[in-house]
RNA sequence: AGGGGAGUAGCUCAGCUGGUUAGAGUGGCGGUCUCCAAAACCGUAGGUCGUGGGUUCGAAUCCCUCCUCCCCUGCCA
Numbered sequence: 001a002g003g004g005g006a007g008u009a010g011c012u013c014a015g016c017u018g019g020u021u022a023g024a025g026u027g028g029c030g031g032u033c034u035c036c037a038a039a040a041c042c043g044u045a046g047g048u049c050g051u052g053g054g055u056u057c058g059a060a061u062c063c064c065u066c067c068u069c070c071c072c073u074g075c076c077a
Stems, first nucleotide, its partner, number of pairs: 001073007010026004019057001028044005050066001052064003
């Protein structure tokens, strides 16, 4: 340099053929229980969906640019 993959909650990941409001587990916080704690159960907060732009009535999802990480191939020295 070229090709491919990934980027969604603190972490690990879903999200269908573009459709109304973005979810789960875990973790955090509060509560029930307990002598206390753990476990269990209940509740609750937490998201510019990597950046910017475009298409569309409507974008996490489609298109373009850029950024970061991983894999493969190659060039120079």

Predicted 3D model of a 77-nucleotide RNA (transfer RNA) from a Beijerinckiaceae bacterium. It was read from a public genome assembly. The source organism's lineage runs through Bacteria, Pseudomonadati, Alphaproteobacteria, Hyphomicrobiales and Beijerinckiaceae. The prediction has a mean pLDDT of 80. It matches the Rfam family "tRNA". Rfam classes the family as a transfer RNA.